[in-house]
RNA sequence: CCGUGUCUUCGGGGCGAGGUGCGACUCCUCACCGGCGGUAGAUGCGGCGGAAACCCCGCAUAAGUCCGCGAGCGCUUGCGCAAGCAAGGUCAGCAGAUCUGGUCAGAUGCCAGAACCGACGGUCAUAGUCCGGAUGAAAGAAGACGGCU
Repeated sequence: CCGUGUCUUCGGGGCGAGGUGCGACUCCUCACCGGCGGUAGAUGCGGCGGAAACCCCGCAUAAGUCCGCGAGCGCUUGCGCAAGCAAGGUCAGCAGAUCUGGUCAGAUGCCAGAACCGACGGUCAUAGUCCGGAUGAAAGAAGACGGCU
């Protein structure tokens, strides 16, 4: 330096206060949280130029709502009388959600403001935040072995 192969490790946060009620961390008001890869006009560091403002180059970090991915539900196939179990992951499908103003040559990533979103099963009552599958799986990240010089 490479990333074909094997292995190891890592790999998700959040209900605090008040109200109603027999009962709510599930409803109402306020609050709280934000996985992985990419993109990049912000920020930091380094380097060249410049009197300076600033500009250029490299690296690092930077989006819950942009482009994709993930688990989950579903689906399909197999087994089963059934309940269900197993496998697949191109699959019928679900798989969320952003605008306004400002700056600018250029902004859904900057600045300001206001919004919005969140699998499945459970529950005295409707859950992003509680319990459960889950001491699981996984997008991926790092490392070792390895290969090349």